[in-house]
Predicted 3D model of a 162-nucleotide RNA (Lysine riboswitch aptamer) from uncultured Pelosinus sp. Its mean pLDDT, the model's own confidence on a scale to 100, is 75. The RNAcentral record of the sequence draws on MGnify. Its Rfam family is "Lysine riboswitch aptamer". Gene Ontology term of the family: lysine biosynthetic process.
RNA sequence: AUAGAGGCGCAAAUAUUAUUAGUAUAUAUAGUGAGCUGGCAGCAAUGAACUAUAUAGAAAGGAAUAAUUGCCGAAACAACAAAGAAUGCCAUUUUUUGUUGUUGGGCUUGUAUUAAAUAAGUACAAGACUGUCAUCUAAAAUUUUUUCAGAUGAAGUGCUAU
Numbered sequence: 001a002u003a004g005a006g007g008c009g010c011a012a013a014u015a016u017u018a019u020u021a022g023u024a025u026a027u028a029u030a031g032u033g034a035g036c037u038g039g040c041a042g043c044a045a046u047g048a049a050c051u052a053u054a055u056a057g058a059a060a061g062g063a064a065u066a067a068u069u070g071c072c073g074a075a076a077c078a079a080c081a082a083a084g085a086a087u088g089c090c091a092u093u094u095u096u097u098g099u100u101g102u103u104g105g106g107c108u109u110g111u112a113u114u115a116a117a118u119a120a121g122u123a124c125a126a127g128a129c130u131g132u133c134a135u136c137u138a139a140a141a142u143u144u145u146u147u148c149a150g151a152u153g154a155a156g157u158g159c160u161a162u
Base pairs, nucleotide, nucleotide: 001162002161003160004159007072009071010070011069012068014066015065016064017063025056026055027054028053029052030051031050035043036042038090039089040088075103076102077101078100079099080098081097082096083095084094085093086092104130105129107127108126109125110124111123112122113121114120132154133153134152135151136150137149139147140146141145
């Protein structure tokens, strides 16, 4: 460099479902009466914000399942940088890309954190499992290597083949 393996393996867009939520919001009525907004602009006694009642009533983000496609640092998370999107503008939020760092993989439990969350993710700790490699021990075959079992240890910058 090329090709490949791990398994409740990973991701994407699509469809469905639940949650978000009877929430945000809109309208009407009643009460009250000068503020509302992160800032500016703007709105407001032709009634701001708030409270109560009634009617209507979402979405994004996050998640699960299905089949398809692409894959095996697959990807996830964190920090930083650049570009874009949302609101009239800034701040802010968010998306994408890049760089660096951490994590072999999924499962269960606990704590912390993100989150609307009893979902899910991430970090740490513990447990059993699984793939790879190394060392040691035992056995078998055979002839110097191979297979199998057990123990200990390591990490994907790994492992196998060429």